A computed fold for a 115-nucleotide RNA from a Sphingobacteriia bacterium, annotated as SAM riboswitch aptamer (S box leader). Its mean pLDDT, the model's own confidence on a scale to 100, is 79. The sequence was found by an Rfam model in a public genome assembly.
[in-house]
RNA sequence: UACUUAUCAAGAAAGGCAGAGGGUCUUGGCCCUAUGAAGCCUUGGCAACCCAUACAGCUCACUCAGCUAUAUGAAGGUGCCAAUUCCAAUCCUGUACAACAGGAGAAGAUAAGUC
Numbered sequence: 001u002a003c004u005u006a007u008c009a010a011g012a013a014a015g016g017c018a019g020a021g022g023g024u025c026u027u028g029g030c031c032c033u034a035u036g037a038a039g040c041c042u043u044g045g046c047a048a049c050c051c052a053u054a055c056a057g058c059u060c061a062c063u064c065a066g067c068u069a070u071a072u073g074a075a076g077g078u079g080c081c082a083a084u085u086c087c088a089a090u091c092c093u094g095u096a097c098a099a100c101a102g103g104a105g106a107a108g109a110u111a112a113g114u115c
Stems, first nucleotide, its partner, number of pairs: 002114007013043005021032003026089004044081003049077002051073004056068004085107001090104005
C1' cells in the first nucleotide's frame, strides 16, 4: 500500500509551549476559534478492538484447537477525549412535487487479521 471482517446515536480535559486557523479531501450548509485554532509536550481520563478470567453453546468420535454469546477486569498494544463520522451530496421508501422522516449505499475513521 492492497484485501477481508467488525464497529462508528454512548463515553471521556486540564496545564505548558506556540500563534491562525480547524471540523480528512471537493461543493453547499452549519459550527468551533485571540475568553487562543492546528501542531508538540506533560499529566489525567474514556472505551474495551487486541488482551486476561469465568461460564454456556457449536464444529470435531474425544482431547487439543477453533468459532459464537454473556459477565467481570484493565497490567500491556492500539485508539479516542466539541457537535451522530457535525449535516447533506447517490439510490430506495412514506408520497405525486417540495419540505421532512426513515433505510441502504459510497467515502472516511479505528481495530484485528492476511499478502